[in-house]
Context: one part of a larger RNA
Molecule: small-subunit ribosomal RNA, 5' domain
Organism: uncultured bacterium
RNA sequence: GAUUGAACGCUGGCGGCAUGCCUAACACAUGCAAGUCGAACGCGAAAGAGGAGCAAUCCUUGAGUAGAGUGGCGGACGGGGGAGUAAUAUGUAGGAAUCUGCCUUAGAGUGGGGGACAACCACGCGAAAGCGUGGCUAAUACCGCAUGACAUCUUCGGAUUAAAGGGGGCUAGCAAUAGCUCUCGCUCUAAGAUGAGCCUACGCCGGAUUAGCUAGUUGGUAGGGUAAUGGCCUACCAAGGCGACGAUCCGUAGCUGGUUUGAGAGAACGACCAGCCACACUGGAACUGAGAUACGGUCCAGACUCCUACGGGAGGCAGCAGUGGGGAAUAUUGGACAAUGGGGGAAACCCUGAUCCAGCAAUGCCGCGUGUGCGAUGAAGGCCUGCGGGUUGUAAAGCACUUUCGUUGGGGAAGAAAUACUUGUAGCUAAUACCUGCAAGGGUUGACGUUACCCAAAUAAGAAGCACCGGCUAACUCUGUGCCAGCAGCCGCGGUAAUACAGAGGGUGCAAGCGUUAAUC
Numbered sequence: 001g002a003u004u005g006a007a008c009g010c011u012g013g014c015g016g017c018a019u020g021c022c023u024a025a026c027a028c029a030u031g032c033a034a035g036u037c038g039a040a041c042g043c044g045a046a047a048g049a050g051g052a053g054c055a056a057u058c059c060u061u062g063a064g065u066a067g068a069g070u071g072g073c074g075g076a077c078g079g080g081g082g083a084g085u086a087a088u089a090u091g092u093a094g095g096a097a098u099c100u101g102c103c104u105u106a107g108a109g110u111g112g113g114g115g116a117c118a119a120c121c122a123c124g125c126g127a128a129a130g131c132g133u134g135g136c137u138a139a140u141a142c143c144g145c146a147u148g149a150c151a152u153c154u155u156c157g158g159a160u161u162a163a164a165g166g167g168g169g170c171u172a173g174c175a176a177u178a179g180c181u182c183u184c185g186c187u188c189u190a191a192g193a194u195g196a197g198c199c200u201a202c203g204c205c206g207g208a209u210u211a212g213c214u215a216g217u218u219g220g221u222a223g224g225g226u227a228a229u230g231g232c233c234u235a236c237c238a239a240g241g242c243g244a245c246g247a248u249c250c251g252u253a254g255c256u257g258g259u260u261u262g263a264g265a266g267a268a269c270g271a272c273c274a275g276c277c278a279c280a281c282u283g284g285a286a287c288u289g290a291g292a293u294a295c296g297g298u299c300c301a302g303a304c305u306c307c308u309a310c311g312g313g314a315g316g317c318a319g320c321a322g323u324g325g326g327g328a329a330u331a332u333u334g335g336a337c338a339a340u341g342g343g344g345g346a347a348a349c350c351c352u353g354a355u356c357c358a359g360c361a362a363u364g365c366c367g368c369g370u371g372u373g374c375g376a377u378g379a380a381g382g383c384c385u386g387c388g389g390g391u392u393g394u395a396a397a398g399c400a401c402u403u404u405c406g407u408u409g410g411g412g413a414a415g416a417a418a419u420a421c422u423u424g425u426a427g428c429u430a431a432u433a434c435c436u437g438c439a440a441g442g443g444u445u446g447a448c449g450u451u452a453c454c455c456a457a458a459u460a461a462g463a464a465g466c467a468c469c470g471g472c473u474a475a476c477u478c479u480g481u482g483c484c485a486g487c488a489g490c491c492g493c494g495g496u497a498a499u500a501c502a503g504a505g506g507g508u509g510c511a512a513g514c515g516u517u518a519a520u521c
Base pairs, nucleotide, nucleotide: 001521002520003519004518006517007516008515009514010513013368014367015366016365017364018363019361020360021326026324027323028322030321031320032319035073036072037071040070041069043067048061049060050059051058052057080279082277090203091202092201093200094199095198098196099195103192104191105190106189107188108187109186110185111145113143114142120135121134122133123132124131125130151160152159153158165184166183167182168181169180170179171178172177205251206250207249212242213241214240217239218238219237220236221235222234223233224232254276255275256274257273258269259268260267261266281302282301283300284299285298304315305314306313307312332358334357335356336355340354341352342351343350344349371401372400373399374398381392382391383390384389405462407457408456409455410454411453415448421441422440423439424438425437426436427435465510466509467508468507469506470491471490472489476505477504478503479502480501486493487492
């Protein structure tokens, strides 16, 4: 000199864009953060309204609504903090023995049956959380049978394994339903895309006051296991494997793209943003599933907190806010799904503390303003003085002008394109239904928001501080003090004329900031 996720002191007008617990991976009150589908399925209230009745009550409507329940998909994404990890991580470059829901492209199929279990009802246990027994029932829930190859296994003879229906339209029918067709699904197979698992090489902090480490250890054979290779596991056999090119041990640490600095080489760092990893009160374990050994799932153990009728139960903010604590120190218990994206759904739509916005903070960067011109009796006052004057100083006053920002009032974009709807057309089709694609039309939807921006009105009106002035280093005098009080980054000042302490006048440098401290180059 440059820089910072900074803090502290003094000061503080506005706006834009960023950033904001670096410490206790400490403990957490409260609210919200993952649901959705009735076009998979069976059930199914109440309030209210109307009527009848003296009343109790009943009927209709509310309504197949609310609501749980079965079932499907999603809760493995998104969001968080960095404890652990020195290599099962990460970065780069390769590799072969793998899986992959939803999506895309093809091929084939979707036949015929069965028995249950919730919800519900009855009974019972319990303070609660919840649970048990019996009975009824539906399905795209569950289980057989059939068919089955380009699929799997094979002794090449053969053997084994599937499925589910829902909705729209037309025709027939009193209806149940049947036929045709479209569409959303379902099953099997092949391929793609995406995602993931595995292997190898090289790069990757300090310590030798850590020199030897290793028995599933190193390799082989056989088997098991896995989606898959492999001591991954087991049995047997061999005695190997690593190490001064630093093994092992100890300490520290998430890695990278990058960031800061520097002419570069390098050094230090890894906040925000992005990729990967690991973690979710602590430790362990599996289940479900395409995918987890699963932050807001399950089980076991532990610590802690809470409820309890003492028998037993409940919980997990390193999600967003917020609280206590720690600390020099770090924000609102805000708005909206309008946009972008995600989940579910045919869709309407629902959910979304992701996200988009707003609030707080000079924390940083950038921009703007705090007026402009004229104005000498060089006013008054202050300070200095050699008492003549000098300086503050065109500075002020005064005169003329302007009105950014702010204030008040008015106007006013863009972020919104769609989906749905109507019409036309093409495809499918028996069909001018339905459905799908394309085009056109016309309509709705804004949290921000009293938006940005523009116009008008009034008035110089509302808006300057901080540090320094001995040398380094730009900037000097007076008074006070008297090795005292004090200053200080280094050299050093202060013991009676201190440009170095304190105050004042003046000056210098930066400026809505300026200094100090800490840290890096």